Context: one part of a larger RNA
RNA sequence: CCCUCGUUAAGGAACUAGGCAAACUGGCCCCGUAACUUCGGGAGAAGGGGCGCCUCCGAGCGUGAAAUCAAAUCUGGUGGAGCGCCUGGAGGCCGCAGUGAAAUGGCUCUGGUGACUGGUUACCAAAACCACAGGUCUCUGCAAAGCCGAAAGGCGAUGUAUAGGGGCUGACGCCUGCCCAGUGCCGGAAGGUUAAGGGGAGGGGUUAGCUCCCUCCGGGGAGCAAAGCUCUGAACCGAAGCCCCGGUGAACGGCGGCCGUAACUAUAACGGUCCUAAGGUAGCGAAAUUCCUUGUCGGGUAAGUUCCGACCCGCACGAACGGCGUAACAACCGGAGCACUGUCUCAACGAGGGACCCG
Repeated sequence: CCCUCGUUAAGGAACUAGGCAAACUGGCCCCGUAACUUCGGGAGAAGGGGCGCCUCCGAGCGUGAAAUCAAAUCUGGUGGAGCGCCUGGAGGCCGCAGUGAAAUGGCUCUGGUGACUGGUUACCAAAACCACAGGUCUCUGCAAAGCCGAAAGGCGAUGUAUAGGGGCUGACGCCUGCCCAGUGCCGGAAGGUUAAGGGGAGGGGUUAGCUCCCUCCGGGGAGCAAAGCUCUGAACCGAAGCCCCGGUGAACGGCGGCCGUAACUAUAACGGUCCUAAGGUAGCGAAAUUCCUUGUCGGGUAAGUUCCGACCCGCACGAACGGCGUAACAACCGGAGCACUGUCUCAACGAGGGACCCG
C1' cells in the first nucleotide's frame, strides 16, 4: 500500500455527476396520525410513551381434582382446587444501558413517466421498454377468416359473431376538433382503355400449271400463279384491373403566408389580399419536446445552467403513432429538507487476510 471488518475529537454532505458507500431507523404493546382519495386507501403516515427482575392484588380463557347429587353399571349435574395460557393495577430492586446478544423499516415535501400485480436484454441495461384489463377499427356465416404444410392433414375449435384472426391505443376521469385533393380500403357500374382466347379481311414462302424469251431440242431463264403445306395476320367479339363516379381518418397522412388598423405608446378584437384538400379546436406549453437559452418573473439558497410555480415569442406540443388530468403503486428518473454519519475537512488507531523479508 491492497482486500474485508471495527472505533474515532470537533464539524456534519463542506465529498461527489449524484449522500455512491456507510451510518441512522429497526421487534412487540399503547397513544396519535395530514394533504389528497377511485372512500379501498394514503397508514407502520408523521410524531410520542412503555418493555428487565422481585413482592402483592385483580380480571379473562382453557383444563378440571376432592367433595356432593342423580343414577346406584355406564354416565350426567353441581362444584371449584391445582395446573396452563393471556393480561390489568400497586409497591419495590439493580445497571450507562431491560426487544440488555442476534435477527429486525430511516423519514418527509415536491415534480416527471408509466395506472396497477406481472414480463424483459441466460453472461454490462429491469427501465418511461414489453405485457396488461379497458377502448376502438377491421376481417371472418363455418369445409370461417387466419396460420403450418408440394399434399394428405393439422391448428383455429370438438369453438360459431357475447366467437375467432389482425391493426392501433393502453386502468380510471374529462375528451378526442378541421381536411377525402394525393395514397389505401369499401361501394358503383354507364362510358374509355385492356390479356389470353375467338375471329379471320389480307399478306409472305413453296410449285403443278399458264404466258413470254433463249435453245445445242435434252433443257434453261423471266413473269403470273390454283390446290395443299407453311409463316403471318386487320376489323370485330373478349373479364378483372386501370381511368372514371361516390364513400371512408381510433385508414397512410396533412392541418398556411403577406400587409394594414384603436385618442400616449404598445398590441390588434377588426379589415384587405394570395394560396390550399383543409389551414391546429379543446387542452397543454422553455416541456423526456425550446435552437436562440443559464429566455423573463416569482419561490427555495448567503450564493441555484438543476428544481418548483408562472408567462407564451410552441426554431420544431396537440388530441387512440391519442390530448390533458389522476388516488394507489415503482430496486424507475429529477429537485428540496429532517435525522444520521469517515462521503468529506483530514486523517488516525485497531483486527484478520494479502503485498514485502527470511525460509
A computed fold for a 359-nucleotide part of an RNA from a Dehalococcoidales bacterium, annotated as large-subunit ribosomal RNA, domain IV.
The source organism's lineage runs through Bacteria, Bacillati, Chloroflexota, Dehalococcoidia and Dehalococcoidales.
Its Rfam family is "Bacterial large subunit ribosomal RNA". Rfam links the family to the GO terms structural constituent of ribosome and ribosome.